[in-house]
Molecule: small-subunit ribosomal RNA
Organism: Acidobacteriota bacterium
RNA sequence: GAUUUCAAACGAGAGUUUGAUCCUGGCUCAGAAUCAACGCUGGCGGCGUGCCUAACACAUGCAAGUCGAACGAGAAAGCCCGCAAGGGUGAGUAAAGUGGCGAACGGGUGAGUAACACGUAGCUAACCUACCCUCAAGUGGGGGAUAACCUGGGGAAACUCGGGCUAAUACCGCAUAACAUCCUGGCUCCAUAAGUAGCUGGGAUCAAGGGCCCGCAAGGGUCGCUGGAGGAGGGGGCUGCGGCCGAUUAGCUAGUUGGCGGGGUAACGGCCCACCAAGGCGAUGAUCGGUAGCCGGCCUGAGAGGGCGCACGGUCACACUGGCACUGAAACACGGGCCAGACUCCUACGGGAGGCAGCAGUGGGGAAUUUUGCACAAUGCCCGAAAGGGUGAUGCAGCAACGCCGCGUGAGGGAUGAAGGCCUUCGGGUCGUAAACCUCUUUCGACCGGGAAAAAUGGGCGCGUGAAGAACGCGCUCUGAUGGUACCGGUGGAAGAAGCCCCGGCUAACUACGUGCCAGCAGCCGCGGUAAUACGUAGGGGGCGAGCGUUGUUCGGAAUUACUGGGCGUAAAGGGCGUGUAGGCGGUGCGGUAAGUCGGGCGUAAAAUCCCCGGGCUUAACCCGGGGGGGCCGUUCGAAACUGCCGUGCUAGGGUACGGGAGAGGGCAGUGGAAUUCCCGGUGUAGCGGUGAAAUGCGUAGAUAUCGGGAGGAACAUCUGCGGCGAAGGCGGCUGCCUGGACCGUUACCGACGCUGAGGCGCGAAAGCUAGGGGAGCAAACAGGAUUAGAUACCCUGGUAGUCCUAGCCCUAAACGAUGAGCACUUGGUGUGGCCCCUUCCGGGGCCGUGCCGGAGCUAACGCGUUAAGUGCUCCGCCUGGGGAGUACGGUCGCAAGGCUGAAACUCAAAGGAAUUGACGGGGGCCCGCACAAGCGGUGGAGCAUGUGGUUCAAUUCGACGCAACGCGAAGAACCUUACCUGGACUCGAAAUGCAGUUGACCGCCACAGAGAUGUGGCUUUCCCGCAAGGGACUUCUGCAUAGGUGCUGCAUGGCUGUCGUCAGCUCGUGUCGUGAGAUGUUGGGUUAAGUCCCGCAACGAGCGCAACCCUCAUCCUUAGUUGCACGCCCGCAAGGGAUGCACCCUAAGGAAACCGCUCUCGAUAAGGGGGAGGAAGGUGGGGAUGACGUCAAGUCCUCAUGGCCUUUAUGCCCAGGGCUACACACGUGCUACAAUGGCCGGUACAGAGCGUCGCGAACUCGCGAGAGGGAGCCAAUCGCUAAAAACCGGUCUCAGUUCGGAUUGCAGUCUGCAACUCGACUGCAUGAAGCUGGAAUCGCUAGUAAUCGCGUAUCAGAACGACGCGGUGAAUACGUUCUCGGGCCUUGUACACACCGCCCGUCACAUCACGAAAGUGGUUUGUACUAGAAGUCGCAAUUCGAACCGCAAGGACGAUAGCGCCCAAGGUAUGAACCAUGAUUGGGGUGAAGUCGUAACAAGGUAGCUGUAGGAGAACCUGUGGCUGGAUCACCUCCUUU
Repeated sequence: GAUUUCAAACGAGAGUUUGAUCCUGGCUCAGAAUCAACGCUGGCGGCGUGCCUAACACAUGCAAGUCGAACGAGAAAGCCCGCAAGGGUGAGUAAAGUGGCGAACGGGUGAGUAACACGUAGCUAACCUACCCUCAAGUGGGGGAUAACCUGGGGAAACUCGGGCUAAUACCGCAUAACAUCCUGGCUCCAUAAGUAGCUGGGAUCAAGGGCCCGCAAGGGUCGCUGGAGGAGGGGGCUGCGGCCGAUUAGCUAGUUGGCGGGGUAACGGCCCACCAAGGCGAUGAUCGGUAGCCGGCCUGAGAGGGCGCACGGUCACACUGGCACUGAAACACGGGCCAGACUCCUACGGGAGGCAGCAGUGGGGAAUUUUGCACAAUGCCCGAAAGGGUGAUGCAGCAACGCCGCGUGAGGGAUGAAGGCCUUCGGGUCGUAAACCUCUUUCGACCGGGAAAAAUGGGCGCGUGAAGAACGCGCUCUGAUGGUACCGGUGGAAGAAGCCCCGGCUAACUACGUGCCAGCAGCCGCGGUAAUACGUAGGGGGCGAGCGUUGUUCGGAAUUACUGGGCGUAAAGGGCGUGUAGGCGGUGCGGUAAGUCGGGCGUAAAAUCCCCGGGCUUAACCCGGGGGGGCCGUUCGAAACUGCCGUGCUAGGGUACGGGAGAGGGCAGUGGAAUUCCCGGUGUAGCGGUGAAAUGCGUAGAUAUCGGGAGGAACAUCUGCGGCGAAGGCGGCUGCCUGGACCGUUACCGACGCUGAGGCGCGAAAGCUAGGGGAGCAAACAGGAUUAGAUACCCUGGUAGUCCUAGCCCUAAACGAUGAGCACUUGGUGUGGCCCCUUCCGGGGCCGUGCCGGAGCUAACGCGUUAAGUGCUCCGCCUGGGGAGUACGGUCGCAAGGCUGAAACUCAAAGGAAUUGACGGGGGCCCGCACAAGCGGUGGAGCAUGUGGUUCAAUUCGACGCAACGCGAAGAACCUUACCUGGACUCGAAAUGCAGUUGACCGCCACAGAGAUGUGGCUUUCCCGCAAGGGACUUCUGCAUAGGUGCUGCAUGGCUGUCGUCAGCUCGUGUCGUGAGAUGUUGGGUUAAGUCCCGCAACGAGCGCAACCCUCAUCCUUAGUUGCACGCCCGCAAGGGAUGCACCCUAAGGAAACCGCUCUCGAUAAGGGGGAGGAAGGUGGGGAUGACGUCAAGUCCUCAUGGCCUUUAUGCCCAGGGCUACACACGUGCUACAAUGGCCGGUACAGAGCGUCGCGAACUCGCGAGAGGGAGCCAAUCGCUAAAAACCGGUCUCAGUUCGGAUUGCAGUCUGCAACUCGACUGCAUGAAGCUGGAAUCGCUAGUAAUCGCGUAUCAGAACGACGCGGUGAAUACGUUCUCGGGCCUUGUACACACCGCCCGUCACAUCACGAAAGUGGUUUGUACUAGAAGUCGCAAUUCGAACCGCAAGGACGAUAGCGCCCAAGGUAUGAACCAUGAUUGGGGUGAAGUCGUAACAAGGUAGCUGUAGGAGAACCUGUGGCUGGAUCACCUCCUUU
C1' cells in the first nucleotide's frame, strides 16, 4: 500500500460590528428537559407526581404494641332468680399491675457534615450479633423479696411517702461442667510484623429446670429455657483509590507525631492516662474560609463532557437547641430518661406539663405544593402456640391539566359558490364544502340493567395418609377497604364537549383601518415622527391542540476553557533579560526486571433504571419475565516492542585540553585635542542677538567681532558602515592593568555529565529618591517677550532642580523583531563581519554571525519564508467580548514616588485585526479651465428702475435662498389677471356626466331697485317622427350620485428643469487574479480638446459618453430668375422706372471643398507635434443644437398629471372696492451719469434681422411736441413699420456742479382704455437734486471677442432701463502655472462612509445608578486566656442505708449512697480575627436627542503621534528626559530586483 471480513452507532445552523469584505470576538435565537409558577382556556380516562421557601411555630385525632399457653390479683353496668338479705350470670371478662418480647424496625427530614460521611475494591490473625436455621448436650435442688391489693399521710395538680400481704419463665445462692472463658505446659499442618489457629494435659470460673395438651400414673407431645459449636442475615473497625470552589487563606500542629506501660471497648488504636523522645502535615495545596448530605441514577450531549441528586432504591446524619448517660444483642434512642437554654401551656404561685423533619390538619413564610378520608381485604412488620390483636407501613379513595400516555368534540354527500364579514383595480376575490340541507354512526359523557379477577398457600368443616387432633394432600365452605368499581349490555340523539400563541428577518403565516417617536412593541437586529405586513383592532393565514403561551432553571448549539477539540508578529495573549531549585522531558548497544503498557481467565460492578426480545392491561403510558451492557476496581496467567528501574558498554549531544585571530563586552587608573562658556589682557566701535515678523535680553561702565593667556565641566566630530560586541538593558577619543563570553582550527580526553525551568537569586534605559561632591553646555519648574478671541502652549530671551561623579535605593518603558528557550528537518539568489582551506590573476569552498530578495509551505490578510510566522518534539510564560480597570479592597516590597499581585457591582452590542472601494488632507506627482497672472471695461460710492430681505398693513397672495434664490416663475398686477383683504350674494353650485321627476322653452329686448352680483316686472319665443295617443331631441327647475378647491404634503410621485459639466469620464460580457469585498481591462510610456490615438501589458472585446453624422456662417459650382439684381445694349428729366437680360449681387435647393492629404523636421519607423507650400478656409475653420453613469430627499402638488389627507350653505362660486405699487432701512441686478475720445446745433452717409388685416399704415394737412386728421398701398423679396445710431463735415461750449448730469417738483397736454385717484406711458414749459470716476471687496471678457452704437421682436388695449434677437464701429493682453477657485488622472495617510459642514477628547453644570473610603454604629461566625460548673460516667469514699451469701453472734463480703475529685454543656470576663449591614461627609466610575468651555486625537490633524517617568496647568493637555514607528513628505546614503 492492496484485498477480504467485522464494526451499523452516528454530529445541520442562523441573526447581529462594515458602504461592502474576510477574520477575530462577544451577545442573541431555533432543540430537549422541568418536584415548577403565572396568564388565557378547559370534555373523559389510565399511570405517575404534589412545601424546592421557615430543620418556622403548632390546636385536635390517630401513627407500637402484644402475650392469661409466664404471674398474682380482679370489677361494674345490665340480665335472671329471690319478699328481702342475697345468689347466679356478666366473667376469670374489662381496666390496671409484675414479667417476657417488641419499641434501635417500619415512617419523616436534609439542618449539620468536605469527613473513611459516601462510592468502589479490599482487610479484620483486632470484633459483635436478640429473634431464625443446623448439630450435639443439659433442664437437679433450694431461698429471700416486691408491685398489684389493703391501709395511713402529703400535694391544686403532676405525683409521691410510710406501714402490711402475695406470685412468677422476676430476683439470689448451691450442685453438675465440656469442644466455652481465663491462667499455665507440650506438639503441629499452616500463617505472620506479632501464636491470636489446630491437637493434647493441668488449674480456676459460669446454668436453667417453667407453661400448655394427652394420660390414673409412668410417660409422651409441644412451646420455652441454659451453656456450646456452626450457619444465614445484620452490624462495628481499618485501608487503597475516587468525586466542590477560593492562594486577595502559606504555613499548620501540644495529645500534637512516635515509643514504653496502663485504662477503656465487642474490638485495633492517643480512644484515654502517666512517663520518655521531638516529631507529624504542607505548593501533588496543609491550615483557614465559602458551599454541599453521598451514591445507584436523572436531564442534556454524536461522544467526551456539563448540570442535577425531587419521586423509587442503597447509605449517612438529625429528631425544639446544647450536653449526658441508663436500659438493652444492638441506642447515647423522633412518638424513653436526666440536666441546661429558648419558647408555649396549666397553676391554688408552692410547683408542674410539652416537643408533627410520622399521617391528616392549622397559622406563618412564599410565585407555589393536596383530605383533620376508607380499610387492615391484600403485601409486609411486631406480639402470640393459635384464634387473633396492632400497624396514617401499606392497600385504596379524594383534591390539582403538575407531568406522561390514550380517546373524543362527529362521518359521507352537498355550489344559487347563499346570507354576512373582510379586501377590491369595482370586474371581482376570500372566509368556503365551510354553513344551510340530505344520509349515516354513537366512542366518551348521561340514564337503565347485568357484573368480575384481585382469595387462599388463610379460617372452619369433612375425607385420605399417618401412632396422632401434628405435618402433608384433597373436597366443600367463609372472608373485599377499593366498589356495585373495571368490564358487558340496553335507551336516546349530532345530540353535552376548543382553545391558545404567532404572522418584519431569524421563523411557517398579509391585507385593511386606527394611531402619528404619541400610545405602545421588543429574544437579538430593531419598529412607531401621516400611506406601519413590527403598535391597537378586524378579516385572512400559520403553528400546536385539552391545552397554548410567558417566566425561571439546566444541558445543547458554544471548537465561547478546546482530553476528544483553540490560541498568543499586527485581533485578547511571550515573562524586560539571565542564572538556576523542585518538577517535566531526554542520545545509542546489550542483558535483566515487569512498575507503567497490552492481552486472556476469574471476581465484583445490589435491585430498579438503560438497550434487545417476549408477555399483561382493547392501545399507549405503565407493569411483568428473559437476555445484554457497564469505564473503573480486585485477582490470576501471559507478552516484553515502547516508557520506567537495575547492570554493563558506546560517542554523534554536552564538556575539557591545545593553538589562533576579531571585537564601542565589563571594571579601575591615567591621559589628549577640538568646541561651548566664564575670567584677565590687547585691538576695535555701535550695535549685538533673536524671529515668519518682532520684542524681552546684552551693549558707550565699550558688547558682538577678533587676538593672546588662563579656569572649569561635560561629551568624544571625521573614522562610522542596517559594521562589531553583549543575555537583555546597553556599549564609541587614546593608553595601561584586571576580567567575562563567543568564534575558527587541530587532534586527544571525559562518557549523557543534557534541555527546559513554577518558586528563588542576580542584572535591568530614562526619569525619580537619600547623603556627599561637581556644575561648562543643555534644561522640567519658574520669569519675561511675542503669537492669539484667549495661549497656563508651540516661537524667543533668561533660568533652578536635574543631566556628571561616589555610595545606596527605585525596578519601570512602544524594556519591540510588539515574534520565550532548546534540538532536528526542509528549494534558492545576493551583500557584509570573523576564522580557516583551495587557487594561475579572476575566483571557489567550510564553519560562525549579520542583512536583503524570494520557492514550497503557512497565514484572516498584511506578510513570514534555513535568523520561519514552514514541518515536528520537549519545557516554561500568557489569553478567553468592550468599558468599569491595571482601578478598589487585602497582602507584600519601597524613604517616597510608586511597583508586584489584582477583583466586583454596574453598563454596552459591540470593542477589534487585515484588506477593499470611495471621500477627504493646512500629503505628494502630473494635467486642464478667463482659475490666477497679463490686459480692457465694469460692480461696490450717486440718482433712478427692478427684484429680494425686513418692517408695516385688513391684505401688502404664493413660490424661489451659497455657487445653482434675488430684471427669478412674471414674454409685461389700473379693472380683468388674482390665487390676498373688506363687504355684499349663491348652495347640484361658474363649468362636466348619469338617473328620476319637472318645465316648454333656452336665448334675446325693455323698465325699475341696487356699488354690482342679483332681484322684480314686462315683451318675444321650441324642434323632429306620428292621424292621434305618444315617443325622441333640446331646455328650465327639483332631488340623487357627484362636482369644485392656486387647500396640505415636491420628504408619497410622474413629467419637466437647474447643477457639477460639454468635465472625460461611467460601465458591461468573457477570461484571469484574489477565501472575499474587489482587482485587472480603465494602470504604465507617449500623445490629444477628449478613456483622442499609438505602443506596451492577462487580458480580449463591447456599450453609454468624446468625436463625427444635423443646422448656420465663410469659398466655389450647378439649377432657378420675381417682387430680387443691372455687366452690356435700347427708352427715360429722374428713379432698375420701362424694355431687355439672368453675367453679377442676392434669394434657396443641390453639390464641391479640409484629410496632417503634400513637404521639411522632432518622435520608437507609431500616434502625434513644430514649420512650410497650396488654399476662401489648416490642424475640432467660427457659432449652434446635442448634456454619459450619477450627485444635490436640489426646484416645481401655483403649468400639467397624480397617491394620500383635509374642506362641502365653504378652504367652493359670483360681485364691488381695496391690495400685490406700502417704506426708517439692508442686499442683488440694471439704466443714466459724473463730462471735451465730451455736450449742444446744423448738414451728409452706410445695416441686418424681423413684424403687419382685430394689423402695418404712406403721401399730404394741422400741432413746438406727444399726436391728430387722412386714408393710398400691402395678406407683403412688391406696400408699410423704416428715421438706423455711433460715424463723417461744419459750428459752438473751454473745465465750471458747467450749455456736464438729469432726479425731483409745479403747470399744461397727448394716447390707450368702461375707467389712468390709489396706480400707465408719452409730450411741452418751468424746476434743476445727488453726482467731479467711487473703501474693503468683487464681476465679465482671449477676436469680429471686450468695449461702444443704434434697430427689431415676443408679451401686449396701454404700459421695458428687463428678456430674446439683429447688425454698425471695433481693441488690448496672455511671461507663465508659484499662488486663489473649480475639475481630471496616479499615488499616499485615515479612527471619515450622513463621507472634513466628517469624526472626536476632557473639565464644568443637571439627572440617575452601582461601587470605594470614612468618626463610628449594629450584627453573625470564630480563635485564645481566665472564670464557671448542671446532669452524668468514671475514681475515691472514713457518711448513711441494705432481704438473699458467709458467720452461732458481733460482724463481714457485696451493693447502694452523702461527700470529694477528674472531665465537661450552657453562662460570664478579657482580648483578637473574619464576614455582613449601616454611616454625616467624601472619591472617582457608568449612563442620560439637542447645556457650558475649549480642540487634545484621527490627514504631516495644522507643534508627527505614542510611551515609562518627573514637574506644571480650568480642561482636553503642555514641557523636560530617554525610548518606539504602530510617522506623512522631500532629499541623500546603503542594499535588493531587472536590463